Predicted 3D model of a 385-nucleotide part of an RNA (large-subunit ribosomal RNA, domain III) from a freshwater sediment metagenome. Its Rfam family is "Bacterial large subunit ribosomal RNA".
[in-house]
Context: one part of a larger RNA
RNA sequence: GAGUAGCGAUAAAGGGAGUGAAAAGCUCCCUCGCCGAAAACCCAAGGUUUCCUGCGCAACGUUCAUCGGCGCAGGGUGAGUCGGCCCCUAAGGUGAGGCAGAGAUGCGUAGCUGAUGGGAAACAGGUUAAUAUUCCUGUACCUGUAUACAAUGCGAUGUGGGGACGGAGAAGGUUAGGUCAGCCGGGUGUUGGAUGUCCCGGUUCAAGCGUGUAGGCAGAUUCUUUAGGCAAAUCCGGAGAGUCAAUGCCGAGGCGUGAUAACGAGCGUACUUGUACGUGAAGUGAUUGAUACCAUGCUUCCAAGAAAAGCCACUAAGCUUCAGUUGUAUAGAGACCGUACCGCAAACCGACACAGGUGGGUAGGAUGAGAAUUCUAAGGCGCUU
Numbered sequence: 001g002a003g004u005a006g007c008g009a010u011a012a013a014g015g016g017a018g019u020g021a022a023a024a025g026c027u028c029c030c031u032c033g034c035c036g037a038a039a040a041c042c043c044a045a046g047g048u049u050u051c052c053u054g055c056g057c058a059a060c061g062u063u064c065a066u067c068g069g070c071g072c073a074g075g076g077u078g079a080g081u082c083g084g085c086c087c088c089u090a091a092g093g094u095g096a097g098g099c100a101g102a103g104a105u106g107c108g109u110a111g112c113u114g115a116u117g118g119g120a121a122a123c124a125g126g127u128u129a130a131u132a133u134u135c136c137u138g139u140a141c142c143u144g145u146a147u148a149c150a151a152u153g154c155g156a157u158g159u160g161g162g163g164a165c166g167g168a169g170a171a172g173g174u175u176a177g178g179u180c181a182g183c184c185g186g187g188u189g190u191u192g193g194a195u196g197u198c199c200c201g202g203u204u205c206a207a208g209c210g211u212g213u214a215g216g217c218a219g220a221u222u223c224u225u226u227a228g229g230c231a232a233a234u235c236c237g238g239a240g241a242g243u244c245a246a247u248g249c250c251g252a253g254g255c256g257u258g259a260u261a262a263c264g265a266g267c268g269u270a271c272u273u274g275u276a277c278g279u280g281a282a283g284u285g286a287u288u289g290a291u292a293c294c295a296u297g298c299u300u301c302c303a304a305g306a307a308a309a310g311c312c313a314c315u316a317a318g319c320u321u322c323a324g325u326u327g328u329a330u331a332g333a334g335a336c337c338g339u340a341c342c343g344c345a346a347a348c349c350g351a352c353a354c355a356g357g358u359g360g361g362u363a364g365g366a367u368g369a370g371a372a373u374u375c376u377a378a379g380g381c382g383c384u385u
Stems, first nucleotide, its partner, number of pairs: 013031006032382004040362004046342002050340001051075006060068002080141002082338003086119003092113003098107003122139005142334002145331008153319002158314004166301004172294003177288005182203006204262001208257004215250004219244008228236002263283001266279006302305001348357002364376003
């Protein structure tokens, strides 16, 4: 220079009470304002204790601070079913043998590895200062193991089926959700009217189990035969004959049960005044309606749209008084790791409490074609002079 520029979105504050040495900024209450396909909620990545409570204010916080993502201390993350691990494979990686190279090494078959994909099973309510599909209550489900009983041709690293898949479009059936009515509880001050009215609030309920619907797909079944499926096959495929027109598979939703429970507006009691305990009404119908489900469906198009395992069937070697397989019942098992909190952000990536960047899901009401726009609910904020 200079007590100058600046104090980081012009979404906005005002009042009362409290605490305190001190209050524009902290806490509580009232009013006001802002977002509301977000500035709300839930995950993934990343961060790694920032979470909760108590005590504190040197420094950090662009001001103050009694406050804090700050300092100190204590506490907090509970799983057979969520995710991983596990089983399986893709691109990629690695690579026994092998090929190449003087070598180092490069390439590469089988194999192994490798999720961003495939593969068993849980929901509702309650609870903590801080965790919950993990704890508790209630009601379920799955997979091994062992034993008992009953029945019985079982058996794989092989074979076959299945898993198993593209784009676009249209119509239908449903549900979530919404709206209205009915029902229940409470209020009825102002006033032109109104107690048979008006206003406010509530009207919620899962998985599982039973039934097997709207609809979709395939003709079904028996016998004979067979140059294919690297061997075998009763399985799959090919060929032929007979019988029957319903048979099988998939399948939302609804209904019943789950649920005489839970939840529930409110009411009552207690005090430590925002908590605990107790009690508890109605809990139905219509209409609208998805981008969700049926649906890996249907139609159509050409550029013709993963693999492998789990699963089912078949036999080979083998075993056939055993073992094994199937069914029922009982007993017992289900380890380990993650789980706090932020997560369009003051906690991640940007040197900062930085107007930048950051994948997925949910999607109320009015307006509207709409996830646009504007206003608003739930919820969250007023952006630290």